Annotation
A computed fold for a 266-nucleotide RNA from a soil metagenome, annotated as Bacterial large signal recognition particle RNA. Its mean pLDDT, the model's own confidence on a scale to 100, is 80. Its Rfam family is "Bacterial large signal recognition particle RNA". On this family, see Regalia et al., Nucleic Acids Res 2002: "Prediction of signal recognition particle RNA genes". Rfam describes the family as follows. The signal recognition particle (SRP) is a universally conserved ribonucleoprotein involved in the co-translational targeting of proteins to membranes. It is annotated as a non-coding RNA gene.
RNA sequence: CGUGAUAGGCGGGGCGCUAGGGGUGCCCUGAACCCGAAAUCCUCUCCAUGCGGGGCUGAGUUCCCCGCCCGAGGGUCCACGUGACGCCGAUCAGAUGGUGGACACGGGACGUUGACGGUCGGGUCCUGCGCGGCGGAGCACCACGAACCGGGUCAGAUCCGGAAGGAAGCAGCUCUAAGUGGACCGCUCCGGGUGACGCAGGGCGGCCUGACCCGAGUCCACGCCCCCCAUCCCCGGUGUCGCAAGGUCUCGACGGCGGGGGCACG
Numbered sequence: 001c002g003u004g005a006u007a008g009g010c011g012g013g014g015c016g017c018u019a020g021g022g023g024u025g026c027c028c029u030g031a032a033c034c035c036g037a038a039a040u041c042c043u044c045u046c047c048a049u050g051c052g053g054g055g056c057u058g059a060g061u062u063c064c065c066c067g068c069c070c071g072a073g074g075g076u077c078c079a080c081g082u083g084a085c086g087c088c089g090a091u092c093a094g095a096u097g098g099u100g101g102a103c104a105c106g107g108g109a110c111g112u113u114g115a116c117g118g119u120c121g122g123g124u125c126c127u128g129c130g131c132g133g134c135g136g137a138g139c140a141c142c143a144c145g146a147a148c149c150g151g152g153u154c155a156g157a158u159c160c161g162g163a164a165g166g167a168a169g170c171a172g173c174u175c176u177a178a179g180u181g182g183a184c185c186g187c188u189c190c191g192g193g194u195g196a197c198g199c200a201g202g203g204c205g206g207c208c209u210g211a212c213c214c215g216a217g218u219c220c221a222c223g224c225c226c227c228c229c230a231u232c233c234c235c236g237g238u239g240u241c242g243c244a245a246g247g248u249c250u251c252g253a254c255g256g257c258g259g260g261g262g263c264a265c266g
Base pairs, nucleotide, nucleotide: 001266002265003264004263008057009056010055011029012028013027014026015025019045020044021043022042023041033054034053035052036051063261064260065259066258067257068256069255073251074250075249077247078246081243082242083241084240085239086238087237088236089235094232095231096230097229098228100226101225105223106222107220108219109218110217117213118212119211120210121209122208123207124206125202126201127200128199129198130197131195132194134191135190136189137188138187139186141182142181143180144179150175151174152173153172158167159166160165
């Protein structure tokens, strides 16, 4: 130097999970083979650094190991600002809403055309009766209303009779029953969420009202005030999420520098 095979390579790292290693998961870095399964999961056991199947490359500038540097990003601990939301506590003062109370300070209404109060009366209220009104039913009124089994009259036809005459009787006409419809005038009975009605009795507390006496207050609870309750603001603690940001320790991808690392044959 050539040929061949083999080791190796075809990514790595942080967090999480785990007794622990690795993978699936999330994130960072990065030029990073293919297929299949993997979260109450898959596969292993301290050189554990994935499992099953296939493919490519393959001995060095490229792969592997060691040391140092840089450093994306992650983790531990400490300290800390701010915003939103939730929970707990506290709740002096404040705001809003509500319950209750007091008063005549503010406001409003009435009042010398007479408040409050007093006396007498009436109404409102209850009971009974009457009257009216309304509604219902019945009677009375009008009309209709029976193929036969209702009435009257019963042509024809039928029956009896020698005849005179008589009998039952369909259709038609007519009257009415049960009933149907109408009319609302009259009469009777019944009923009430009935009445600007009348009479009698009761009740007279409240309210309204009339007359008389007296002569200046009376009422409301809107504001103010007091008590209580709830919520909010403020205050303290805590949790979640977001933003901003410091220190310590630690792991550390990519990258840089230095050193080291095979076999057989010709």